[in-house]
RNA sequence: UCCGCUGACUGCUAUCGCGUAUUCAUACGAGGAAAGUCCGGACAGCACAGAGCAUCGCACCGGUGAAUAGCCGGGUUCCGGUCAAACGGAAACAGAGAGUGCCACAGAAAAUAACCGUCCGCCCAGGCGGAUAAGGGUGAAAACGGGAGGUAAGAGCUCCCGACCGGUAACAGUAAUGCUACUGGGGGGUAAACCUUGCGUGCUGAAAUGCCACAUAGGUUGCAGGAACAUUGUUGGAAAAUGACUCGUUUUCCCCCUUCAGGGCUUGCAAUGGGUAGGCAGCUUGAUCCCUUCGGGUAACCGACUGGACAGAUAAAUGAUAGCAAAUACAGAAUCCGGCUUAUGGCAGCGGAAAUU
Numbered sequence: 001u002c003c004g005c006u007g008a009c010u011g012c013u014a015u016c017g018c019g020u021a022u023u024c025a026u027a028c029g030a031g032g033a034a035a036g037u038c039c040g041g042a043c044a045g046c047a048c049a050g051a052g053c054a055u056c057g058c059a060c061c062g063g064u065g066a067a068u069a070g071c072c073g074g075g076u077u078c079c080g081g082u083c084a085a086a087c088g089g090a091a092a093c094a095g096a097g098a099g100u101g102c103c104a105c106a107g108a109a110a111a112u113a114a115c116c117g118u119c120c121g122c123c124c125a126g127g128c129g130g131a132u133a134a135g136g137g138u139g140a141a142a143a144c145g146g147g148a149g150g151u152a153a154g155a156g157c158u159c160c161c162g163a164c165c166g167g168u169a170a171c172a173g174u175a176a177u178g179c180u181a182c183u184g185g186g187g188g189g190u191a192a193a194c195c196u197u198g199c200g201u202g203c204u205g206a207a208a209u210g211c212c213a214c215a216u217a218g219g220u221u222g223c224a225g226g227a228a229c230a231u232u233g234u235u236g237g238a239a240a241a242u243g244a245c246u247c248g249u250u251u252u253c254c255c256c257c258u259u260c261a262g263g264g265c266u267u268g269c270a271a272u273g274g275g276u277a278g279g280c281a282g283c284u285u286g287a288u289c290c291c292u293u294c295g296g297g298u299a300a301c302c303g304a305c306u307g308g309a310c311a312g313a314u315a316a317a318u319g320a321u322a323g324c325a326a327a328u329a330c331a332g333a334a335u336c337c338g339g340c341u342u343a344u345g346g347c348a349g350c351g352g353a354a355a356u357u
Base pairs, nucleotide, nucleotide: 001353002352003351004350005349006348007347009345010325011324012323013322014321015320016319018029019028020027021026031330035341036340038339039338040337041336042335043205044204045203046202050247051246052245056200057199058198059197060074061073062072063071064070075093076091077090078089079088080087094196095195099194100193101190102189103188115136116135117132118131119130120129121128122127144162145161146160147159148158149157164185165184166183167182168181169180171178172177209281210280211279212278219272220271221270222269223268224267225266226265227235228234229233236254237253238252239251240250241249242248255264256263257262288309289308290307293304294303295302296301
């Protein structure tokens, strides 16, 4: 000087200004990401709220956590690295042996394979028929690899030794798995294709939601229901709630008058129109955060004691000046909390590399 990782992020004094609390003396007041709105929750409402199905999400094992977020440790596979390791990284890590799809081009053929070649027969020197998948070519990938036998030539056709995938058993481990032995042979890849298996799964969002006050026109129009039996119950009709659908359940109405076809009233749905748009709560003491020490744990994390800290604005406060200090970037609370991702300044610490001495 450069790179990587981690930490904290303005402090003190004085004067003035703004907001909240208020015991009237004072105390406190925008971040490590407050950003993104990506994930998970707390909380509030629908709401006393069921079953099926659908939708959506997750997917190796264990631990931690309020959590389906995330984090820690381990296993497997792959990548980098090495003689081999150590070390570092990634995983969208259930299933291809339930089924259906897809694998361009090239190539004979991408699974019902035959272009060259090889072997056999015929005819004849150029062809025809049959067999073959060991050799060659094409391709990202061509029916697992090597050896021996066998054959007309060959082929897991047979055998031996291996690889891969599956199954069983013993041992080790909480488990995922590992090692060993035996056994089967279904071609390869793809599920970030459809799908299958297992587990889970309401919606909305602080402009949620609750209360008070005020005000007008609790207006007008259209559509649907306003039944039966029995003696306060049953059935039925219109409608609402329960995520789209079906069933179930619960709740509201099923009345009055009359000139007999209408009117009123009521339960809803839809449209249109008028008034108001103010105040209070939610609102910040918690799954809260910080320092030291002790205990448990490989760790993440958990527990205990002492001490300390805490903005609640509502068109939106958190500022200015002076001195000392590194404080110049990215940037500014709006219900709150735990994560992830992105942007970025100088300061401090740890590690590494290079140069100089």
Molecule: Bacterial RNase P class A
Organism: Bacteroidota bacterium